Annotation:
Model confidence (mean pLDDT): 87 of 100. This is a predicted structure of an 84-nucleotide RNA (c-di-GMP-I riboswitch aptamer) from a marine sediment metagenome.
[in-house]
């Protein structure tokens, strides 16, 4: 970062499987992507099994990640091509 080349990846919906959830694999499948390659390091976001508090109550609510999301920003480490 081009109406260049060769090429990558792969949203959502659906189907299965795992998970408490968030969301993870795989298949179909393409919305899109110059890093939408890796990496939870910093900031943000989700859920909230579990703990605590609250309630007349097992429902409900409140707060918290040791979960979770790199296709939310950023920061690091790798990479293809070479117009202007």
């Nucleotide at each position: 970062g081009a109406u260049a080349a060769a090429g990558g990846c792969a949203a959502a919906c659906c189907c299965g499987a795992c998970g408490a959830a968030a969301g993870u694999c795989g298949g179909c499948g393409a919305c899109g992507c110059a890093a939408a390659g890796c990496u939870a390091u910093g900031g943000g976001u989700c859920u909230a099994a579990u703990g605590u508090g609250g309630u007349c109550a097992u429902c409900c609510c409140a707060c918290a990640a040791c979960g979770a999301c790199u296709g939310c920003c950023a920061g690091g480490c790798c990479g293809c091509c070479g117009a202007a």

Rfam family: c-di-GMP-I riboswitch aptamer. Rfam links the family to the GO term cyclic-di-GMP binding. The sequence is in RNAcentral, with records from MGnify.